[in-house]
RNA sequence: GGGAGCGUAGCUCAGCGGGAGAGCACACGGCUGAAGACCGUGGUGUCGGGGGUUCGACACCCCCCGCUCCCA
Numbered sequence: 001g002g003g004a005g006c007g008u009a010g011c012u013c014a015g016c017g018g019g020a021g022a023g024c025a026c027a028c029g030g031c032u033g034a035a036g037a038c039c040g041u042g043g044u045g046u047c048g049g050g051g052g053u054u055c056g057a058c059a060c061c062c063c064c065c066g067c068u069c070c071c072a
Stems, first nucleotide, its partner, number of pairs: 001071007010024004018055001026042005048064005
C1' cells in the first nucleotide's frame, strides 16, 4: 500500500427497516446470628464519529477513527 471482518450496558454477546435486549456482574429489598446460595425489584446505553437514503436506521449506502486477520 491492497483486501476482509469487527465496534451495541461494567464484561461476553444477540438484535438483517418500526418495542434497544440476554447472561454474568452491580445496586436495593427479602432470607441468615453474619455471609454465600436462593427469591423479588431496578437497565445503568450519544448502538465508535459524521453525512446520506427512508414516513421511519443498531440495521442499508458513503467517508473517517480504532482493533484483529490475510496479501504485498
Molecule: transfer RNA
Organism: Candidatus Nanoarchaeia archaeon